[in-house]
RNA sequence: GGGCCGGUAGCUUAGUGGUAAAGCGCCUCAAUGGCAUUGAGGAGACCGUGGGUUCGAAUCCCAUCCGGUCCA
Numbered sequence: 001g002g003g004c005c006g007g008u009a010g011c012u013u014a015g016u017g018g019u020a021a022a023g024c025g026c027c028u029c030a031a032u033g034g035c036a037u038u039g040a041g042g043a044g045a046c047c048g049u050g051g052g053u054u055c056g057a058a059u060c061c062c063a064u065c066c067g068g069u070c071c072a
Stems, first nucleotide, its partner, number of pairs: 001071007010024004018055001026042006048064005
């Protein structure tokens, strides 16, 4: 320098055009004398960044940054 994969909530992941889902964690409530645990509810990411296409983009296109991997 080139090819490929990845970047989404505090963490690990899903979502492949129609205003983002789950587990763990966090907060509140209930059960218990208390803890653990269980149950119910809730907050939390507009999707690495900047553009483009589209009525509409996490998703498609271009550029770019970061990480991994392969080739030179």

Model confidence (mean pLDDT): 82 of 100.
A computed fold for a 72-nucleotide RNA from a Candidatus Sungiibacteriota bacterium, annotated as transfer RNA.
NCBI's taxonomy places the organism under Bacteria, Bacteria candidate phyla, Candidatus Sungiibacteriota.
Rfam family: tRNA. About the family: Transfer RNA (tRNA) molecules are approximately 80 nucleotides in length. It is annotated as a transfer RNA.